This is a predicted structure of a 74-nucleotide RNA (transfer RNA) from a Parcubacteria group bacterium. Rfam family: tRNA. From the family's description: Transfer RNA (tRNA) molecules are approximately 80 nucleotides in length. Rfam links the family to the GO term triplet codon-amino acid adaptor activity. Lineage of the source: Bacteria > Bacteria candidate phyla. The coordinates come from a structure-prediction model, not an experiment, and the mean pLDDT is 81.
Formats: sequence, structure tokens, C1' cells
RNA sequence: GCGCCCUUAGCUCAGUUGGUUAGAGCACGGAGCUUAUACCUCCGCGGUCCUUGGUUCGAGUCCAAGAGGGCGCA
Repeated sequence: GCGCCCUUAGCUCAGUUGGUUAGAGCACGGAGCUUAUACCUCCGCGGUCCUUGGUUCGAGUCCAAGAGGGCGCA
């Protein structure tokens, strides 16, 4: 330098051919339980979906450019 893949909650990841509510587990906070802690149960908190622009009635999803990371080739 070229090609391919990935980027969604603090972490690991889902997200259906674009359709209206953005989710799960873990973590964190509270309550219950316990002499207490842990386990367990219930509730809660937590997101400008990497950035910018575009297409569309409508974008996490499609398109373009950029950023970061990974793999391969040279």
C1' cells in the first nucleotide's frame, strides 16, 4: 500500500429482508432471606447504537467518507 471482518449499557453479546418499546447475561444500587456474609428471590439503575453526511414516511439495520481495532497478502 491492497483486500476482508468488527465497533450497540461499566463488561461479554443478541437485534428477524428497514416498521415504532433498543434487549439478555454479568456487574452496580435497594429490599426480602440470614446472627452476619455469601447463595437465592424480587425490584431498580444504566445507551445520542464509533463520528459526520446521505437515501427513506421511517435507519442499530441500507449507501458514502472518516476514526479505532483485528486478520491476510505484498